Predicted 3D model of a 72-nucleotide RNA (transfer RNA) from a Bacteroidales bacterium. The sequence was found in a public genome assembly. NCBI's taxonomy places the organism under Bacteria, Pseudomonadati, Bacteroidota, Bacteroidia, Bacteroidales. Rfam family: tRNA. By type it is a transfer RNA. The coordinates come from a structure-prediction model, not an experiment, and the mean pLDDT is 82.
[in-house]
RNA sequence: AGGGUGAUCGUUCAAUGGUUAGGACUGCGGUCUCCAAAACCGCCAAUCUAGGUUCGAGUCCUAGUCGCCCUG
Numbered sequence: 001a002g003g004g005u006g007a008u009c010g011u012u013c014a015a016u017g018g019u020u021a022g023g024a025c026u027g028c029g030g031u032c033u034c035c036a037a038a039a040c041c042g043c044c045a046a047u048c049u050a051g052g053u054u055c056g057a058g059u060c061c062u063a064g065u066c067g068c069c070c071u072g
Stems, first nucleotide, its partner, number of pairs: 001071007010025004018055001027043005048064005
């Protein structure tokens, strides 16, 4: 330099173009307990950036940034 692939809660993984973007762990609150742990219930929290297509974009298209892989 060329090609491929990926980026989603603090972490890790889901999500036919269409309900309020969901689960697990963490965190916070509660129940229980003499106290704590465990268990159970609840809550908080995210789509890499900028454009475009569409009635509607996490998803499709373009450009960019960063990571990984391949070729030279």